[in-house]
Context: one part of a larger RNA
RNA sequence: GCCGGCGAGUUCUUGGGGGCGGCAAGGUUAAGGGAGUGGCCUCCCGGAGCCGGAGCGAAAGCGAGCGUGAAUAGCGCGUUUUAGUCGCACUCAAUAGACCCGAAACCGGGUGAGCUAACCAUGGCCAGGGUGAAGCCCCGCUAAACCGGGGUGAAGGCCCGAACGGGUGUGUGUUGCAAAACGCUCCGAUGAGCUGUGGUUAGAGGUGAAAUGCCAAUCGAACCCGGAGAUAGCUGGUUCUCCCCGAAAUGCAUUGAGGUGCAGCCUUGGGUGAUCCGUCGCGCAGGUAGGGCACUGGAUGGGCUAGGGGGCGAAGAGCCUGCUGAACUCAACCAAACCACGAAUGGCGCGACGUUCCAGCCCAGGAGUGAGACUACGGGGGAUAAGCUUCGUGGUCGAAAGGGAAACAGCCCAGAUCGCCAGCUAAGGUCCCUAACUCCAGGCUUAGUGUGCAAGGAAGUCGCAUCGCUUAGACAGCCAGGAGGUUGGCUCAGAGGCAGCCACCCUUUAAAGAGUGCGUAACAGCUCACUGGUCGAGUGACGCGGCGCCGACAAUUCAACGGGGCUCAAGCCUGGGACCGAAGCUGCGGAUGUCCUUCUUAAAGGGAAGGACGUGGUAGGGGAGCGUUCCCUGGUCAGUGAAGCUCUGGUGUAAACCGGGGUGGAGAGCAGGGAAGUGAGAAUGCCGGC
Numbered sequence: 001g002c003c004g005g006c007g008a009g010u011u012c013u014u015g016g017g018g019g020c021g022g023c024a025a026g027g028u029u030a031a032g033g034g035a036g037u038g039g040c041c042u043c044c045c046g047g048a049g050c051c052g053g054a055g056c057g058a059a060a061g062c063g064a065g066c067g068u069g070a071a072u073a074g075c076g077c078g079u080u081u082u083a084g085u086c087g088c089a090c091u092c093a094a095u096a097g098a099c100c101c102g103a104a105a106c107c108g109g110g111u112g113a114g115c116u117a118a119c120c121a122u123g124g125c126c127a128g129g130g131u132g133a134a135g136c137c138c139c140g141c142u143a144a145a146c147c148g149g150g151g152u153g154a155a156g157g158c159c160c161g162a163a164c165g166g167g168u169g170u171g172u173g174u175u176g177c178a179a180a181a182c183g184c185u186c187c188g189a190u191g192a193g194c195u196g197u198g199g200u201u202a203g204a205g206g207u208g209a210a211a212u213g214c215c216a217a218u219c220g221a222a223c224c225c226g227g228a229g230a231u232a233g234c235u236g237g238u239u240c241u242c243c244c245c246g247a248a249a250u251g252c253a254u255u256g257a258g259g260u261g262c263a264g265c266c267u268u269g270g271g272u273g274a275u276c277c278g279u280c281g282c283g284c285a286g287g288u289a290g291g292g293c294a295c296u297g298g299a300u301g302g303g304c305u306a307g308g309g310g311g312c313g314a315a316g317a318g319c320c321u322g323c324u325g326a327a328c329u330c331a332a333c334c335a336a337a338c339c340a341c342g343a344a345u346g347g348c349g350c351g352a353c354g355u356u357c358c359a360g361c362c363c364a365g366g367a368g369u370g371a372g373a374c375u376a377c378g379g380g381g382g383a384u385a386a387g388c389u390u391c392g393u394g395g396u397c398g399a400a401a402g403g404g405a406a407a408c409a410g411c412c413c414a415g416a417u418c419g420c421c422a423g424c425u426a427a428g429g430u431c432c433c434u435a436a437c438u439c440c441a442g443g444c445u446u447a448g449u450g451u452g453c454a455a456g457g458a459a460g461u462c463g464c465a466u467c468g469c470u471u472a473g474a475c476a477g478c479c480a481g482g483a484g485g486u487u488g489g490c491u492c493a494g495a496g497g498c499a500g501c502c503a504c505c506c507u508u509u510a511a512a513g514a515g516u517g518c519g520u521a522a523c524a525g526c527u528c529a530c531u532g533g534u535c536g537a538g539u540g541a542c543g544c545g546g547c548g549c550c551g552a553c554a555a556u557u558c559a560a561c562g563g564g565g566c567u568c569a570a571g572c573c574u575g576g577g578a579c580c581g582a583a584g585c586u587g588c589g590g591a592u593g594u595c596c597u598u599c600u601u602a603a604a605g606g607g608a609a610g611g612a613c614g615u616g617g618u619a620g621g622g623g624a625g626c627g628u629u630c631c632c633u634g635g636u637c638a639g640u641g642a643a644g645c646u647c648u649g650g651u652g653u654a655a656a657c658c659g660g661g662g663u664g665g666a667g668a669g670c671a672g673g674g675a676a677g678u679g680a681g682a683a684u685g686c687c688g689g690c
Stems, first nucleotide, its partner, number of pairs: 001690006011096001013094005019088005026051003032045005055062002065077004099237002102234001106227006117201009126191001128160003131156001135152006164188003169184004203219001205215003212221001240625006250263005264369002266366007275359001277354008290341001291339002296335003300331004307324002309321004372397010402413003417590004422586003428580003431564003437577001439576006450566001456550002460547005466541004477534005483507003488502003513528001517526002591615010626679001628676007636668002644663008
């Protein structure tokens, strides 16, 4: 891991509720006792007690009333409106382990120092080598010492290194040789050394050269048994079928925040009977969007003024000011907490109509939910960030399959009762992959734009508009002219059109600036404006719109249309026709729920036919069934072959059921009723097998 078996809402009691049944102003016995029976059990007795039949008051108490009160008031609770009670199964609650498994822990009583820590008692062990302290002896020195030298001597938590003890580094080992080893290497090795045996200390404890170490492969408090099914607002699991309905992830509160209570939303039964909802009409409230600036504030420019600053003046009076500047004024603005205005939508009330199987509301039983997600719109927070966060309104997912979006809970279309090799459509599509027009008409795009992006940039291209010039010849090119006073004045080393400053006139002209640019040290030179000629029809400026271009750099080839591929398109815009396309709609057939009608039945809530409207579904509510084991009653089958197993045919919407063959070799169904150790795929489930 697979297979098989086992494996989770039970039971007592007390209440609530609806269902069924008995009796009924009553209902009912409990303990206990008696009778019968083969047994299960049945019948009878037992009225103690309990509930109901009257309430009100704290009570005394009074009583269809009572309490309060001074009250014959008002008010509160009652009466009038009346049904209870006992039992059975079901369901919910409470007390109990209370659906099952699961702690970390707590407490009690015991067992442990044969491991290990420390200690006590008594024993044992340490090859060999090295070093050579003190002391002592001798010699030297000395007055004598100190001191020096030689010898002897043997000290030491001394040195090297076996046994012994340890465990430094590394490798191997890592389902190992081993739940800590093996190889090499390394440390101590006369000591605070190692070690045998016997003994002592115990868990709220011991021991500890102290690491929370060790106390039997376990130690921030050992192990065993018990309290014990501790508790677990937590995690996991919770077993057959079909049918009807179908949520919530919100509000308030909470030692509350992943829990719970109440409400909201779901379901079932009963009641009520348009009260709900939608549309229309009429009426009403409001201060949002927008707009506005009288108010409250903000904020820009101009005018004007008080004041301030500065200057003059004697520190004065006063005068001046090109600085600043409230109020006032003009103009143009801004505001969630500004409004002399002010919608749409929405809300409330009344009426009408539509809906009448439905909705709403009331009572009663049962819940679940109280982590929501994205999207569109209206806001707050944030950075006019986030697949961000927090509200409001709608939608979808959640709990929704199908079609589209290549793929893709939350987007678009659309809500799957079942069957069909029938039809029509939605979104989206119709060149090939790939179902359906290489459809029609008109235009745009040349960028493979389409098939990713901004500010910004550009004689891309198409359309529209405004203003110039132009056959008295424009625009572009080419030919020619582009002059004189004059080198204007100033400045300057120089300044001659062309460093800079000022001025910018006059003349000759078809025209020519006191000069547009290049250039020179300054001149010179080239060129432009301007004019003529040549040529012969458009040319220039500015703006708006459509589509395109650049801007455009990322990590494994293409990799930013799903791919192929596409250019009067298979791209984009406008209009039109056809077709494809879903579990939508239709057709045909079947099932089922609710309601209605009719028929049937002794009657019913039973049965039949027809019709209308329904039949996605998680948590969850409701209904109807299948199967397993055992019991009672009745009636069956079985050695002419039961159960079980196996192969196979059939029936039912399903759980399942019936038949046939084989195997097997002794029990087993059916009908009605009863009782449960009653259904397995999941719990890192338990046991076994492989």

Predicted 3D model of a 690-nucleotide part of an RNA (large-subunit ribosomal RNA, domain II) from a groundwater metagenome. Rfam family: Bacterial large subunit ribosomal RNA.